[in-house]
RNA sequence: UUCUUAUCCAGAACGGCUGAGGGAUCAGGCCCUGUGACGCCGUAGCAACCGAUUUCGUAAACCUCUCGAAAUGUCAGGUGCUAAAUCCUGCCUCCGCGCGACAAGCAAUGCGGGGGAAAGAUGAGGA
Numbered sequence: 001u002u003c004u005u006a007u008c009c010a011g012a013a014c015g016g017c018u019g020a021g022g023g024a025u026c027a028g029g030c031c032c033u034g035u036g037a038c039g040c041c042g043u044a045g046c047a048a049c050c051g052a053u054u055u056c057g058u059a060a061a062c063c064u065c066u067c068g069a070a071a072u073g074u075c076a077g078g079u080g081c082u083a084a085a086u087c088c089u090g091c092c093u094c095c096g097c098g099c100g101a102c103a104a105g106c107a108a109u110g111c112g113g114g115g116g117a118a119a120g121a122u123g124a125g126g127a
Stems, first nucleotide, its partner, number of pairs: 001127008013043005021032003026090004044082003049078002051075003054070004086119001091116007098106002
């Protein structure tokens, strides 16, 4: 770098350095930011993806192994993470919503909600 796969509405901040932009990319929106953002470093923390371990089940003559589970089992070793849902929308699809004399016309290239995709992030495995 790329492929496969799982997850992404939960959770968790202080200090030091720096000094102007930042929230991946493009656009729109909305936010954060000299009361110091972003980034880097340190410390602290969060978390069950990997790992270790315990228990139960599965299996079994027994042990080991395998597989599954834990109302959120325990541990923080490997990664990761610690503003906002991956900040929201954009592409496809489904559902609902009017105003008016119920006419002309306006609203609607609209608004609200559900599902999926794409892109992205992180883990694990492979090339």
The RNA shown here (SAM riboswitch aptamer (S box leader)) has 127 nucleotides and comes from an Ignavibacteriota bacterium. The coordinates come from a structure-prediction model, not an experiment, and the mean pLDDT is 75. It matches the Rfam family "SAM riboswitch aptamer (S box leader)". Rfam's curators write: The SAM riboswitch is found upstream of a number of genes which code for proteins involved in methionine or cysteine biosynthesis in Gram-positive bacteria.